[in-house]
């Protein structure tokens, strides 16, 4: 100098003017309670202070909180899945183990069980899971046919229970070819008719033990087994552990108007019925309302005042002091984290605030905005800064 | 704000992990008819929403995202 890895931080700055929202102080105006002192509520303007994020997002996990349900346990259903730890908890994080990628710093992994059982493995291929035999290899053993070879016998025409060769059958084999994603350990030597863990050596694999480690696991440690065990569990399933359901539109409180139910008092025409003898019920009137106005007709209402429960509109709380932020330590721990101390209060709306204009500077400004809260994960994101580390090249 | 579903041809929908993903309607061509409709025959047409993964193999299973819809005062 170049290329790269990991971790952390920032998210246009400054000035002026005009606005929005929340909290607090004092002022002023209006209203309520009260004899008053005072106190409460609301409006206006003023002063001071606070005012989006690293993801506020997706709602994918976990928890707090609230209501409902609940003796305990089990079934069903769902989730998680190497080991240990952290944590309120987690599918998150840290450290470790195993596997993979990279020269390396480092990065990635849904990583329990396929010797509990069931299912599936299309096409191709002989065969796809109790292995199998298309091409191929073999003829030691058994059978048949041919034989111009060798041998034996001969009456010289031939014959044979012989040896050999060729072909076939019955068979043997799984080394090679070929199919497939996958074909039932690999290499070499021996062995054989040909072959084959058939035997041996090495490698691989499994089981048992030993050693180290809390454990996962590791071992160029010992013994046994020729190998018995294809893949698939993001197929059913088995094993271990975890999970009650719903969600702030949860939920709690205050509480108009109207209607209805209950109670008390007052008022009240006629008729019928009931009885506990004063009321209740039913029907019809007077009266009121509707059918555009009027009449008839039809339908509805048919008392007034006060009190009370539940509860709608509306309002208040829930709602921000919290698993909180920042700093610190001869603190514990490799670390995640924990402990102690100090310090700070840092958005809280409900049509929903954090904005607009101007000037100036630069590296010219991305993704995007709270709505009960918190811990994670994932996704989106212009650019810049800092720290640690790796590889290559050059110079000294 | 919270809860829950869906996405396959132009439209409406099927689709045990296994040939080249189908059906109806629509479109195109042909037959029938004087002609049209109806009917019959043939046929075109697919990023199975996107990306990654599991598997020999994915529309289907898993994870993440995009879009659309329904419910709760």
């Nucleotide at each position: 100098g170049g290329a790269g890895u990991c971790g952390g931080c920032c998210a246009g700055g400054c000035a002026g003017c005009c606005g929005c929202u929340c909290c607090g102080g004092g002022g002023u105006c209006g209203g309520g309670u009260g004899c008053g002192a005072a106190u409460c509520c609301g409006g206006c303007g003023u002063c001071g202070g606070g005012g989006a994020g690293g993801a506020a997002a997706g709602u994918c996990c976990g928890g707090g909180c609230u209501c409902c349900a609940c003796a305990g346990g089990g079934c069903a259903g769902g989730g998680u899945g190497c080991c240990a730890g952290g944590u309120a908890a987690c599918g998150c994080c840290u450290g470790g183990g195993g596997g993979g990628c990279g020269c390396g710093a480092g990065c990635c992994c849904a990583c329990g069980g396929a010797a509990a059982g069931u299912g599936c493995c299309a096409c191709a291929g002989a065969a796809a899971a109790c292995a199998g035999a298309c091409c191929g290899c073999c003829u030691a053993c058994c059978c048949c046919g041919c034989u111009u070879g060798c041998g034996g016998c001969u009456c010289c025409g031939g014959c044979c229970u012989g040896c050999g060769g060729c072909g076939g059958g019955c068979g043997g084999c799984a080394a090679g070819g070929g199919u497939g994603a996958a074909a039932a350990g690999g290499u070499g030597c021996g062995g054989u008719a040909a072959g084959a863990g058939c035997g041996c050596a090495c490698c691989g694999c499994g089981c048992c033990g030993g050693u180290g480690g809390c454990a996962a696991c590791a071992c160029g440690c010992g013994g046994c087994g020729g190998c018995a065990c294809g893949g698939u569990a993001a197929a059913c399933c088995c094993c271990a552990c975890c999970c009650g359901g719903a969600g702030c539109a949860a939920g709690a409180c205050c509480a108009a108007a109207u209607a209805g139910a209950g109670g008390a008092g007052c008022a009240c025409g006629c008729g019928g019925c009931g009885c506990u003898c004063g009321c209740g019920c039913c029907g019809c009137a007077a009266c009121c309302c509707g059918c555009g106005g009027c009449c008839c007709g039809c339908g509805g209402g048919g008392g007034c005042u006060c009190c009370c429960g539940g509860g709608u509109a509306g309002g208040u709380c829930g709602c921000a002091a919290g698993a909180g932020g920042c700093g610190u330590a001869a603190c514990g721990g490799c670390g995640a984290c924990g402990u102690g101390c100090g310090u700070c209060c840092c958005a809280g709306a409900u049509g929903a605030a954090u904005g607009g204009c101007u000037g100036u500077c630069c590296a010219c400004g991305a993704c995007a905005g709270a709505a009960c809260c918190c811990g994670g994960c994932u996704u989106a994101u212009c650019g810049g800064c800092c720290g640690a580390c790796u590889c290559c090249c050059c110079c000294u | 704000g919270g809860g829950c579903c869906g996405u396959u041809a132009g439209c409406u929908c099927a689709g045990c992990g296994g040939u080249u993903a189908g059906a109806g309607c629509a479109g195109g061509g042909g037959a029938c008819u004087c002609a049209u409709a109806a009917u019959c025959c043939c046929u075109u047409g697919g990023u199975c929403c996107u990306a990654g993964g599991u598997u020999c193999g994915a529309a289907u299973c898993c994870u993440a995202g995009a879009c659309g819809g329904c419910c709760c005062a």

Two RNAs folded together computationally: RNase P RNA and transfer RNA, 469 nucleotides in total. Model confidence (mean pLDDT): 78 of 100. Rfam match: Bacterial RNase P class A. Rfam describes the family as follows. Ribonuclease P (RNase P) is a ubiquitous endoribonuclease, found in archaea, bacteria and eukarya as well as chloroplasts and mitochondria. By type it is a ribozyme. Rfam links the family to the GO terms dimeric ribonuclease P complex, tRNA processing and ribonuclease P activity.